A computed fold for a 354-nucleotide part of an RNA from an uncultured prokaryote, annotated as small-subunit ribosomal RNA, central domain. The coordinates come from a structure-prediction model, not an experiment, and the mean pLDDT is 84. Rfam family: Bacterial small subunit ribosomal RNA.
[in-house]
Context: one part of a larger RNA
RNA sequence: UUGGGCGUAAAGCGCGUGUAGGCGGUUUUUUUAAGUCUGGUGUGAAAGCCCGGGGCUCAACCCCGGAAGUGCAUCGGAAACUGGGAGACUUGAAUACGGGAGAGAGGGAAGUGGAAUUUCGAGUGUAGGGGUGAAAUCCGUAGAUAUUCGAAGGAACACCAGAGGCGAAGGCGACUUCCUGGACCGAUAUUGACGCUGAGACGCGAAAGCGUGGGGAGCAAACAGGAUUAGAUACCCUGGUAGUCCACGCCGUAAACGAUGGGUACUAGACGUUGCCGGGUAACCACUCCUGCGGUGUCGCAGCUAACGCGUUAAGUACCCCGCCUGGGGAGUACGGCCGCAAGGUUAAAACUC
Numbered sequence: 001u002u003g004g005g006c007g008u009a010a011a012g013c014g015c016g017u018g019u020a021g022g023c024g025g026u027u028u029u030u031u032u033a034a035g036u037c038u039g040g041u042g043u044g045a046a047a048g049c050c051c052g053g054g055g056c057u058c059a060a061c062c063c064c065g066g067a068a069g070u071g072c073a074u075c076g077g078a079a080a081c082u083g084g085g086a087g088a089c090u091u092g093a094a095u096a097c098g099g100g101a102g103a104g105a106g107g108g109a110a111g112u113g114g115a116a117u118u119u120c121g122a123g124u125g126u127a128g129g130g131g132u133g134a135a136a137u138c139c140g141u142a143g144a145u146a147u148u149c150g151a152a153g154g155a156a157c158a159c160c161a162g163a164g165g166c167g168a169a170g171g172c173g174a175c176u177u178c179c180u181g182g183a184c185c186g187a188u189a190u191u192g193a194c195g196c197u198g199a200g201a202c203g204c205g206a207a208a209g210c211g212u213g214g215g216g217a218g219c220a221a222a223c224a225g226g227a228u229u230a231g232a233u234a235c236c237c238u239g240g241u242a243g244u245c246c247a248c249g250c251c252g253u254a255a256a257c258g259a260u261g262g263g264u265a266c267u268a269g270a271c272g273u274u275g276c277c278g279g280g281u282a283a284c285c286a287c288u289c290c291u292g293c294g295g296u297g298u299c300g301c302a303g304c305u306a307a308c309g310c311g312u313u314a315a316g317u318a319c320c321c322c323g324c325c326u327g328g329g330g331a332g333u334a335c336g337g338c339c340g341c342a343a344g345g346u347u348a349a350a351a352c353u354c
Base pairs, nucleotide, nucleotide: 003326004325005324006323007308008307012322014204015203016202017201021197022196023195025089026088029086030085031084032083034082035081036078037077038076039075040074041073042072043071050066051065052064053063054062055061092194093191094190095189096188097186098185099184106180107179108178109177110176111175112174113157118152119151120150121149122148123147124146128139129138165172166171209250210249211248212247213246214245218244219243223239224238225237226236261321262320263319264318265317266316269299270298271297272296273295274294275293276292278290279289280288303310304309327354328353329352336347337346338345339344
């Protein structure tokens, strides 16, 4: 390479936007003839292979003739399918309209609020408090802990809260206002294949970490002390600095997980939940039942799977496109390139060894 694969055995890029490329709707109509099919001609050296015949006593071997030679070039023809040109269509796709100030922790900015912790001030009050398995370090007669009032400051938003919602993923949870993205449902209308995927590229991307400047209540790597222990550079306790928070700029990684790439179509159902529309019962509603569309769950038929399990949200049945895998270790390492302030990231071997 071929083949076979990628939930858990090696293997789905963390996620999106999108360039090239690949693939692509319908009744089609017409045209072209690149692919495709068909015929002719030329070429496809000789030897060899195959067929027929012949020569060495046979055979191997040798000689003669023929065929074949998947291919290439050129000329003519066919037009169903693929491709190209022209014209039409509406189912795919998109846009417009409405949603009773529809649903929603989607994003950004500004402002506001209460509970709690801590500190400070003041009052009451007196000998303990704190902490643990038990203690001690620690705080306290310079008045602590407790309790009442007041003030300051930072961070996070109990209940609501749900197998709930939103977002491409990371992720998003007090309230109000402003700016803003997407999805969904309904009924028409418009455009007329405008679609799917996506190598590169570009953007986003938890936590930790880095740079500059702020901020610092609580928590807390490092660090110090007290315990425990044979030891204890730990687990437990008392403290405590970076950090955690904000602004701007980097970093670009995670068990970035559903360990499951995206799109389309098809293939029994049952029970929840969420958004919207419509219909029926009923007094309008509430509520209840039926039905449709879009999410999100549990179970389960067929089928699949090594099993576990998956099962209309597929890991079933198919097609299209991308990424990736190819025994373990060496190694996600070395060298080189690119990126980064650094930490490091990314791309990515070999010797050797089992």